[in-house]
């Protein structure tokens, strides 16, 4: 340079193939449990906000009633050809 793949919480992952984004694991908060800690068991965990609410799937468009899903630019990582 050319082709291809991947990009979703704090981390690794689901999302049923366009039809409520947050599914399981971890981990962190807090409480039980213990001299303490660790395991264990309850509950909570996207961000802004004081609260209604807005916002969010690398980043910008575009299709569509609706998009993580489709297309179209671009960045990042990885692989393969030259």
């Nucleotide at each position: 340079g050319c082709g291809g793949a991947u990009a979703u919480g704090g981390c690794g992952u689901a999302a049923u193939u366009g039809g409520u984004a947050g599914c399981c694991g971890c981990g962190c908060u807090a409480g039980a449990c213990u001299u303490a800690g660790g395991a264990u068991c309850u509950a909570g965990u996207g961000g802004u906000g004081a609260a209604a609410a807005c916002c969010g799937u690398g980043g910008g468009g575009g299709u569509u009633c609706g998009a993580g899903u489709c297309c179209c630019c671009c960045u990042a990582u990885c692989c393969g050809c030259a």